Transfer RNA from a bacterium, 81 nucleotides, folded computationally. Its mean pLDDT, the model's own confidence on a scale to 100, is 80. Its Rfam family is "tRNA". It is annotated as a transfer RNA. It was read from a public genome assembly.
RNA sequence: GCCGGGGUGGCGGAAUGGUAGACGCGCACGACUCAAAAUCGUGUAUCGUAAGGUGUGUGGGUUCAAGUCCCACCCCCGGCA
Numbered sequence: 001g002c003c004g005g006g007g008u009g010g011c012g013g014a015a016u017g018g019u020a021g022a023c024g025c026g027c028a029c030g031a032c033u034c035a036a037a038a039u040c041g042u043g044u045a046u047c048g049u050a051a052g053g054u055g056u057g058u059g060g061g062u063u064c065a066a067g068u069c070c071c072a073c074c075c076c077c078g079g080c081a
Stems, first nucleotide, its partner, number of pairs: 001080007010025003018064001026044006045054003057073005
C1' cells in the first nucleotide's frame, strides 16, 4: 500500500431503516438472616431543580425516520504484498 472484519452504558454483548441500549455481569438501595453468603425486588448513559435537551469512534450525506444505507477520516484485529 491492497483486501476483509470490527468500534454501541462501568464490562461483555443484542438490536430487519421505525420506543436506542434487549440479555448477562458488575454496582447502589431494599427484602430475607443473629450476621453473612445464596436468593428475590427496585434502580443504574449524560446535561438540567424541572419541563426538556443530548447521546451508538469522528465529520458529512440519503431518508418522514439512520446504531443500521452511502462518502471521507481515526483506531483495533486478521490476510496479502